[in-house]
This is a predicted structure of a 465-nucleotide part of an RNA (small-subunit ribosomal RNA, 3' major domain) from an uncultured bacterium. The coordinates come from a structure-prediction model, not an experiment, and the mean pLDDT is 84. The RNAcentral record of the full RNA draws on ENA, Greengenes and SILVA.

Context: one part of a larger RNA
RNA sequence: UGACGGGGGCCCGCACAAGCAGCGGAGCGUGUGGUUUAAUUCGAUGCAACACGAAGAACCUUACCAGGGCUUGACAUGUUGGAAGUAGGAACCCGAAAGGGGGACGAACUGUUGAGUCAGUAGCCUUCACAGGUGCUGCAUGGCUGUCGUCAGCUCGUGCCGUGAGGUGUUGGGUUAAGUCCCGCAACGAGCGUAACCCUCAUUGCCAGUUAUUUUCUCUGGCGAGACUGCCCUGCAAAACGGGGAGGAAGGUGGGGAUGACGUCAAGUCAGCACGGCCCUUAUGCCCUGGGCAACACACACGCUACAAUGGACGGUACAAUGGGUUGCGAGGGGGUGACCCUUAGCUAAUCCCCAAAAGCGUCCUCAGUUCGGAUUGCAGGCUGAAACCCGCCUGCAUGAAGUCGGAGUUGCUAGUAACCGCGUAUCAGCAUGGCGCGGUGAAUACGUUCUCGGGCCUUGUACA
Repeated sequence: UGACGGGGGCCCGCACAAGCAGCGGAGCGUGUGGUUUAAUUCGAUGCAACACGAAGAACCUUACCAGGGCUUGACAUGUUGGAAGUAGGAACCCGAAAGGGGGACGAACUGUUGAGUCAGUAGCCUUCACAGGUGCUGCAUGGCUGUCGUCAGCUCGUGCCGUGAGGUGUUGGGUUAAGUCCCGCAACGAGCGUAACCCUCAUUGCCAGUUAUUUUCUCUGGCGAGACUGCCCUGCAAAACGGGGAGGAAGGUGGGGAUGACGUCAAGUCAGCACGGCCCUUAUGCCCUGGGCAACACACACGCUACAAUGGACGGUACAAUGGGUUGCGAGGGGGUGACCCUUAGCUAAUCCCCAAAAGCGUCCUCAGUUCGGAUUGCAGGCUGAAACCCGCCUGCAUGAAGUCGGAGUUGCUAGUAACCGCGUAUCAGCAUGGCGCGGUGAAUACGUUCUCGGGCCUUGUACA
């Protein structure tokens, strides 16, 4: 000087408390450990791994396994020599395919010739350099990322103090979300952070406007205005600042986002990419068929659906937003109990389409393992796709399991939030209870900082560095 303390003081955070909804019990989905396996590819492992890489494993993907095949190779550049019906390549044969045989037919470009006549290029065969490797090392690395933490800190120049390590500044008194600002002070200044500048939402003026019945309004886009403790009262010696009020759509950081200081964890990633070293080279490379990544006594994590009457079933009836759409979205009409099918209007889209559900109204159910719950299984179908056996999604009929609110413990959330309700989209042929978004309905509680966890500043002890 730091780090640490079941030392002290001050302060903060959904950290506790106060509340609301959950998880932990059940069934199922997904991930992981373990076990199994020919293989169940690999990585991630306290917070900060475990619906994570994966924004989508039937083949492909695919890196794994079994078997079948190839060897200058699926791909790149150069090089040696060579073949001349060359390159390519149909039928046919072996084969699961890849691949191997076979060889009808039969080119291209440049120059040249009477002429594919000749020479060259490309291509082919061959030789050698090499290619190739999701093989190892994230403890050799770049780049990127997580985390402490959007916490308020981390430093420098000069001066001063100290033999020196170093200190001072940055401590102190107030204050703030903040090393924010004020006052004081052997310090005076400065930088990276904080804040602001950026995007968005809320109010409003002007301009423009495709679409639309719409010169306004709504809406969309652009440019502006507006909020600054500006005004009033008040507290603190003063200042900074705090408390109250007016006006205002909005008030003291208005809400949300983007933005992550010096550094820490030899944190994560050699499988995104790049890259040093090491290793493989008829195989640790490459192609193919099939299997596996989907196994299942178990254990954990994240979710979905429930256990019902604030509910379930049936009928009739309203109201969104974000987005997406031409190998696409598909209205309307028709068929089917339904998934869906047939037909096709419109739309390259503010023009057409995808397009709501909870809520509200009426009827039934009357507390029961039920008209709750839907797992599981059987049968019959639909869709995508060469192909749904391993191993997709959906529909109908039948079947109806566990489950009556969950031990110790544990998670999220302070307002248009939680909770409940549906909708969209990326990936994607198909497959969403996951991810990212969108709107609809819309709460309760916060006395307080003793305690738990994490963090900041000052101080104290130390046999630690």